Transfer RNA from an Acidimicrobiia bacterium, 75 nucleotides, folded computationally. It matches the Rfam family "tRNA". Its family is annotated with triplet codon-amino acid adaptor activity in the Gene Ontology. About the family: Transfer RNA (tRNA) molecules are approximately 80 nucleotides in length. The coordinates come from a structure-prediction model, not an experiment, and the mean pLDDT is 80.
[in-house]
RNA sequence: GGGAGCGUAGAACAGUCUGGAGUGUUCGCCGGCCUGUCAAGCCGGAGGUCGCGGGUUCAAAUCCCGUCGUUCCCG
Numbered sequence: 001g002g003g004a005g006c007g008u009a010g011a012a013c014a015g016u017c018u019g020g021a022g023u024g025u026u027c028g029c030c031g032g033c034c035u036g037u038c039a040a041g042c043c044g045g046a047g048g049u050c051g052c053g054g055g056u057u058c059a060a061a062u063c064c065c066g067u068c069g070u071u072c073c074c075g
Stems, first nucleotide, its partner, number of pairs: 001074007010027005020058001029045005051067005
């Protein structure tokens, strides 16, 4: 220098193929119930510029372009 994968909540992920409400899972966090207390269990809640910028579209995590980080392959 060329190519490919990955980047989503505090942590780890799914969702991308085939565009349709930030949709969801586990852990963590907060509140309540339960308990003599804690843990466990049950119920509820907060927390997301989906790496960043732009484009397409009525509508983008998802499609397109650029860019940053990281890993791998080729030279």